Large-subunit ribosomal RNA, domain IV from a metagenome, 349 nucleotides, folded computationally. RNAcentral holds the full RNA, with entries from SILVA. The prediction has a mean pLDDT of 87. Rfam family: Bacterial large subunit ribosomal RNA. Its family is annotated with ribosome and structural constituent of ribosome in the Gene Ontology.
[in-house]
Context: one part of a larger RNA
RNA sequence: CUCGGGUUAAGGAACUCGCAAAUUGACACCGUAACUUCGGGAGAAGGUGUGCCCUUGAGGGUGAUCGGCUUCGCGCCGCGAGCCUUUGGGGGUUGCAGAGAAUCGGGGGUAGCGGCUGUUUAUCAAGAACACAGGACUCUGCGAAGUCGCAAGACGACGUAUAGGGUCUGACGCCUGUCCGGUGCUGGAAGGUUAACAGGAGAUGUCAGGGCAACCGAAGCAUCGAAUCGAAGCCCCAGUAAACGGCGGCCGUAACAAUAACGGUCCUAAGGUAGCGAAAUUCCUUGGCGGGUAAGUUCCGUCCUGCUAAUGGCGUAACGACUUCCCCACUGUCUCGACCCGGGACUCA
Repeated sequence: CUCGGGUUAAGGAACUCGCAAAUUGACACCGUAACUUCGGGAGAAGGUGUGCCCUUGAGGGUGAUCGGCUUCGCGCCGCGAGCCUUUGGGGGUUGCAGAGAAUCGGGGGUAGCGGCUGUUUAUCAAGAACACAGGACUCUGCGAAGUCGCAAGACGACGUAUAGGGUCUGACGCCUGUCCGGUGCUGGAAGGUUAACAGGAGAUGUCAGGGCAACCGAAGCAUCGAAUCGAAGCCCCAGUAAACGGCGGCCGUAACAAUAACGGUCCUAAGGUAGCGAAAUUCCUUGGCGGGUAAGUUCCGUCCUGCUAAUGGCGUAACGACUUCCCCACUGUCUCGACCCGGGACUCA
């Protein structure tokens, strides 16, 4: 020096994310706030007591001896000593210290997030992530939908819409506005478009034959092939947002000024409602004001040019090895070090 322990004057978080350490700690009694889903919160918080000896009371257990009855039995009834045990009262005594060691909660307040108990990155993340009861939409009528398999077959399910699958949301409370133009899904079928198939106008090759020749050219065999007929789909017409998603601009106006309940105009499918708001969301920003501190980029309250409603919005008791700020207690975290014990490093053998 390093690792693991122990002690430390005065101060007591000044260290700095109070990390670590310290405090607290058992049992009994007293006492216990806001808030609350009336269960909780709660061991809230905060106090007091605790050894040993003597004495005295009460409760529980066991039940000797004795007495009474007797159908005589290992019977019944009664008094109840002693012993064991639980728990009070009074008095005394003693140490620095009586839960004498060890085991053995530090506490309170504020805010955020997630309701909760659970689950998770075996080996850097335990969380606000996942799950969850609850909510909603949607598919599925049973040889169900869906899934695995080439198939047979199997799961679903020896279930049957109060069932099963998928997706989203995530207890509970108050709620969940508006837009169907785009994309998706569902329904519709008049018209347009449209594949194979059907169809076969016509064309070409070959060739009998005809023709002086150029060339024409039946049937057959081949090749190509127009019109016409063709379903779903798409176009089209509707519905649907707890489907994917979206939710404006400019100008003017009130008897100071400022602001604009009001008016005008353009555009849109429709122009953001309730609630919340510098927030796990705010760039400008350490926003403005207030609180707390001597002093506060954090924190709390408020303002609003910012979010925004099951990609859920806003609240919320309880819960949390979650995150934030403050306070009490406590301490070698620190001022600022020191000393002790043990292991290592190191030196020597």